[in-house]
RNA sequence: GCUGUACUAGCUCAUUUGGUUAGAGCACUCCGCUGAUACCGGAGAGGUGCCUUGUUCGAAUCAAGGGUGCAGCA
Numbered sequence: 001g002c003u004g005u006a007c008u009a010g011c012u013c014a015u016u017u018g019g020u021u022a023g024a025g026c027a028c029u030c031c032g033c034u035g036a037u038a039c040c041g042g043a044g045a046g047g048u049g050c051c052u053u054g055u056u057c058g059a060a061u062c063a064a065g066g067g068u069g070c071a072g073c074a
Base pairs, nucleotide, nucleotide: 001073002072003071004070005069006068007067010026011025012024013023019057028044029043030042031041032040050066051065052064053063054062
């Protein structure tokens, strides 16, 4: 340099034949339980889905460009 692939919550990951409030586990906050802690149970907060632009009535999902990581080829 070329090709492929990944990017979603603090972390690890679902969700992509475009559709109605984008979810789970762990972590975090509060409450219950206990003499107390842990475990356990309940509730809650947390996302402009890597960035920009475009297509569309509608984009995490499609297209173009860019960024970062990984793999292969040279």

Model confidence (mean pLDDT): 81 of 100. This is a predicted structure of a 74-nucleotide RNA (transfer RNA) from Cohnella mopanensis. Lineage of the source: Bacteria > Bacillati > Bacillota > Caryophanales > Cohnella. It was read from a public genome assembly. Rfam family: tRNA. Rfam classes the family as a transfer RNA.